[in-house]
Context: one part of a larger RNA
RNA sequence: GGCAUUUGGUGGAUGCCUUGGCGAUGGCAGGCGAAGAAGGACGUGAUAGGCUGCGAGAAGCCGUGGGGAGAUGCCAAUAAUCUUUGAUCCGCGGAUAUCCGAAUGGGAAAACCCACCUCUUUUUGAGGUAUCCUGUACUGAAUACAUAGGUGCAGGAGGCAAACCCGGGGAACUGAAAUAUCUCAGUACCCGGAGGAAAGGACAUCAACCGAGACUCCGUUAGUAGUGACGAGCGAACGCGGACCAGGCCAGUGGCGUAUAGAUAAGAACGGGAACGAGUUGGGAAACUUGGCCAUAGUGGGUGAUAGCCCCGUACCGGUAGAAAAUUUAUACGUCCUUGAGUAGGGCGGGACACGAGAAAUCCUGUCUGAACAUGGGGGGACCACCCUCCAAGCCUAAGUACUCGCCAUCGACCGAUAGUGAACAAGUACCGUGAGGGAAAGGUGAAAAGCACCCCGACGAGGGGAGUGAAAUAGAACCUGAAACCGAAUGCCU
Numbered sequence: 001g002g003c004a005u006u007u008g009g010u011g012g013a014u015g016c017c018u019u020g021g022c023g024a025u026g027g028c029a030g031g032c033g034a035a036g037a038a039g040g041a042c043g044u045g046a047u048a049g050g051c052u053g054c055g056a057g058a059a060g061c062c063g064u065g066g067g068g069a070g071a072u073g074c075c076a077a078u079a080a081u082c083u084u085u086g087a088u089c090c091g092c093g094g095a096u097a098u099c100c101g102a103a104u105g106g107g108a109a110a111a112c113c114c115a116c117c118u119c120u121u122u123u124u125g126a127g128g129u130a131u132c133c134u135g136u137a138c139u140g141a142a143u144a145c146a147u148a149g150g151u152g153c154a155g156g157a158g159g160c161a162a163a164c165c166c167g168g169g170g171a172a173c174u175g176a177a178a179u180a181u182c183u184c185a186g187u188a189c190c191c192g193g194a195g196g197a198a199a200g201g202a203c204a205u206c207a208a209c210c211g212a213g214a215c216u217c218c219g220u221u222a223g224u225a226g227u228g229a230c231g232a233g234c235g236a237a238c239g240c241g242g243a244c245c246a247g248g249c250c251a252g253u254g255g256c257g258u259a260u261a262g263a264u265a266a267g268a269a270c271g272g273g274a275a276c277g278a279g280u281u282g283g284g285a286a287a288c289u290u291g292g293c294c295a296u297a298g299u300g301g302g303u304g305a306u307a308g309c310c311c312c313g314u315a316c317c318g319g320u321a322g323a324a325a326a327u328u329u330a331u332a333c334g335u336c337c338u339u340g341a342g343u344a345g346g347g348c349g350g351g352a353c354a355c356g357a358g359a360a361a362u363c364c365u366g367u368c369u370g371a372a373c374a375u376g377g378g379g380g381g382a383c384c385a386c387c388c389u390c391c392a393a394g395c396c397u398a399a400g401u402a403c404u405c406g407c408c409a410u411c412g413a414c415c416g417a418u419a420g421u422g423a424a425c426a427a428g429u430a431c432c433g434u435g436a437g438g439g440a441a442a443g444g445u446g447a448a449a450a451g452c453a454c455c456c457c458g459a460c461g462a463g464g465g466g467a468g469u470g471a472a473a474u475a476g477a478a479c480c481u482g483a484a485a486c487c488g489a490a491u492g493c494c495u
Stems, first nucleotide, its partner, number of pairs: 001494009015480001016444002020415002022412007029404002031160002039100003042055003046078002049075003061094006070082003105114003115129005131157009164195001165193005175182001179229001205212002216243005226234002247396003250340001254336011270318003276291005292309002294298001300312003345369008355381001376391005431438002451479001454466004
C1' cells in the first nucleotide's frame, strides 16, 4: 500500500408521517369608500424582538344573547393577577379608532411642515376650510337691461378591488413555406362605464304561398351554403332538438320608484344526542381471546399500537335576539319622453354583416341632400311586377347564460418537504438590484420533558465518562429511519 471481515465517523438518500398546497362539485356572497376605503407608518403588553390583535379609552371598552371552569393570543417562559357576584371564549349591536393614503385647509422628499375661521371650562379642546357636477339664494363687470364672474347653502362624485360584461380606440410577431390584399384579430394592450351578473329583448323578424311567433344560452344544421392573391384561410343562416319562459308603458281603475304599516318562510353563537366489560401479550391495548350492547349514529379525528359502544363528533331533533333581504297586501307621495322628420331613402367616403365592391341586398354614419303620413310605409340578397309578411325613426323588462378576490360544506386512481403554491418554518421573509424588479434555503426527540439531579476529566470551556429518566438515549435537542460517495479503527491475509 492492497484485499477481506467487523466496527465507527461523515452525509442526509430512502421509508413512514403531515400542520401546507393543488383540483373539483354544490351553495353563499358578489363589493368596500368623504360616516375616510384598500394598503401602510408609528405605537400599544410587567418583560428585548418577531407574528397576531388593537389604536393615546391601544392583545383592549360598553350593552346584549350563548356558555359553564378555567383564563391572562403564538414563539415561550417567569412574575403579578382575573374568575360560579359567571371570567377567558363565541354571536349580535355599539364606543374609541394616532399619522399617511382618493387624502380633501396650504405645502411636501407618504406616514412630515405651516395655517386661518367659529365655539369653548379661551392652560386646552371640539368643529370647519380641496376640486368638479347639479340645484338653489344673494351679489354682480366691460355695458342700460342682461350675461360672464363672485359668494353662501344643500345634494352627489372622486379612490380601491380577482375574473366575468358593455362601449370608445387598437397593434405586431406569426401564417400565407418570400410578400403587399388577406391572416394573426377586433386578439393583446390602453381608456370609459356598470352590475351581481352585464348585454339583449316583445318583430318595419323569419319563412315561402305552408306557416312560425320577444330575447339569451346549449346541441345540431355544418366545416355545409358561401367568401377568399377562389391562396393561406375565414365561415354563416333557415330549420330541428333542448334550457328558461313574461310581457308591459306613453296622462290614469295603469306602470315604475320611495316611505309607512301588516303577513309569511328561511335564518347566529348554541343545546340534546345511543351503546363495554374481562383475560393475555406489552412501556402502553384500540391488538388477540372471550362474553355483551347501540345503530335514522359503522363519515371523520383524537386517545401511550389498529376503538361503532373512552373523548370530540356523526344520524336525527331543537333553537332565540336584532338587523337585513325576499314575496305579498294596503295607504301616502313622487315620476312617466307621447305613436316617434332633418327621420326613411339617395350621392360621395368608410365601417359592420361568414360576405375582401362584388350581381351586393341588409345595418351604422363623416359629408351633401332629402320623402310619404295607414288611401301610407319597410322587407322578402341588384332591380321590376304580382304575392306574402311586418309597422322604423320613444321607453322598461325576471329566468335560462358568464366569472370567482372571498366564505361554507363535501370530495379526489392529486402532491407528500428537490414534490405540492415562490412560501407546511419570522415568506414575498432573508438576500440581490439606483430602480422597475428578482427572490431563496429551511418540516419530524419522546406517549409524556420525564429535556440528564449528583459525581469525574477538562480552561469555572467545548466535548466526553459514570449515575439517573425512559420501552428505547446508537431517541440527548447537530435529536424518527439513517443508503451511497468520502474518511478512519481493529483483526486476518498478501506485498